The RNA shown here (Bacterial RNase P class A) has 387 nucleotides and comes from a Thermoanaerobaculia bacterium. The sequence is in RNAcentral, with records from ENA. Lineage of the source: Bacteria > Pseudomonadati > Acidobacteriota > Thermoanaerobaculia. A source record names the gene rnpB. Its mean pLDDT, the model's own confidence on a scale to 100, is 75. Rfam family: Bacterial RNase P class A. It is annotated as a ribozyme.

RNA sequence: GGAGCGGAUCGGAGGAUCGCCAUCGCAAGGUGGAGGAAAGUCCGAACUCCGACGGGCAGCAGGCUGGAUAACGUCCAGGCGCGGCGACGCGACGGAAAGUGCAACAGAAAACAAACCGCCGGCCUACGCACCGAGCGCAAGCGAGGUGGGUGGAGGCAAGGGUGAAACGGUGCGGUAAGAGCGCACCGCGUCCCGCGUGAGCGGCGACGGCAUGGCAAACCCCCUGCGGAGCAAGACCAAAUAGGGAAGCAGUGGAACCGCCCGUUUCCGCAGAAAGCUUCCGGGUAGGUUGCUCGACCACCGCGGUAACGCGAGUGGCAGACGAAUGAUCUUCACCCCGCACGAAAGUGCGGGGAACAGGAUUCGGCUUACAGAUCCGCUCCACAC
Numbered sequence: 001g002g003a004g005c006g007g008a009u010c011g012g013a014g015g016a017u018c019g020c021c022a023u024c025g026c027a028a029g030g031u032g033g034a035g036g037a038a039a040g041u042c043c044g045a046a047c048u049c050c051g052a053c054g055g056g057c058a059g060c061a062g063g064c065u066g067g068a069u070a071a072c073g074u075c076c077a078g079g080c081g082c083g084g085c086g087a088c089g090c091g092a093c094g095g096a097a098a099g100u101g102c103a104a105c106a107g108a109a110a111a112c113a114a115a116c117c118g119c120c121g122g123c124c125u126a127c128g129c130a131c132c133g134a135g136c137g138c139a140a141g142c143g144a145g146g147u148g149g150g151u152g153g154a155g156g157c158a159a160g161g162g163u164g165a166a167a168c169g170g171u172g173c174g175g176u177a178a179g180a181g182c183g184c185a186c187c188g189c190g191u192c193c194c195g196c197g198u199g200a201g202c203g204g205c206g207a208c209g210g211c212a213u214g215g216c217a218a219a220c221c222c223c224c225u226g227c228g229g230a231g232c233a234a235g236a237c238c239a240a241a242u243a244g245g246g247a248a249g250c251a252g253u254g255g256a257a258c259c260g261c262c263c264g265u266u267u268c269c270g271c272a273g274a275a276a277g278c279u280u281c282c283g284g285g286u287a288g289g290u291u292g293c294u295c296g297a298c299c300a301c302c303g304c305g306g307u308a309a310c311g312c313g314a315g316u317g318g319c320a321g322a323c324g325a326a327u328g329a330u331c332u333u334c335a336c337c338c339c340g341c342a343c344g345a346a347a348g349u350g351c352g353g354g355g356a357a358c359a360g361g362a363u364u365c366g367g368c369u370u371a372c373a374g375a376u377c378c379g380c381u382c383c384a385c386a387c
Stems, first nucleotide, its partner, number of pairs: 001383010012334007020033005035358001039369002042367005047231004059227005064078005079093001080091004094222002099220002101216002116161002118157003123153002126151002129148004135142002169187006188211001189209004193204004235291004245282006252271006298318004302313004336355008
């Protein structure tokens, strides 16, 4: 100098004017007012209501070890496996000798292994060929039998080729007709033993076993562990109008006739009507209001313990509470980035213009995941060069 790995932080600052929400104040006015993710609502809790309590089935979730924590599917440390030269990253990492099931395409065969090419063919009253050849024949020749190699067959093999994501340990020597853990040596593997480790596991020219039963459980399933349900629109309190429910109370009214007139009674007609109406009270629900509501397993700094997650301790500081849902708008200065012009040898200076992400609380907290313009810092690795 280049290429990377891991971690951490910031995510504009100041001012003016006009506003918004909360709160204090008689008022003037003062004070406070979104995030690293407030997001997705994916886990775990607090809190609340429902269920008398407990157990089980089903269902769902988790699944190497040790630790942290209120809890967790989170975090820390470690083991093992895979990837990377490395810093480091990733892992859905219980069980496949309980059972059921699955494996496209290719391939002979995808699981009680099998045999396409290939190898062999020791075996065969098989068929040719070559050579040898007892014996027979005067001779040509015939010829039992043997040897070699070939063809074919019964059959053997799984070493090699080929297919596949995956093909029943690897290398070598022996062995064989050819082969094969068939035998042996080494490597690998399994079981036991010994040592180390809390443990997952690791190590052992320790013993035994020819290898011992392929893969998939993000297929069903088995084993272990956990889980009752609904959620602040939970829930609690106050409580209209209207309608409906319950209880108590309230009975006529208008006209006419009779009469000297008035009142009452009576009679007649009309109206209303009793399961109706009116008044008062009670209770439930709704609108609305109050509460839950924001100070809590809280955060930062400091000390101590711990490799760490984290714990303990003292003090200081910090922390919005809206509900047609506040936290905004405009202007300006500075800082940052980009572009253009001018000056300058350059560094740079000046002027003008532009840019500045993802996104916004809604009961609270611990996590995870996802989004993000730009900027900064720390540690580490590899390569090249120089000393």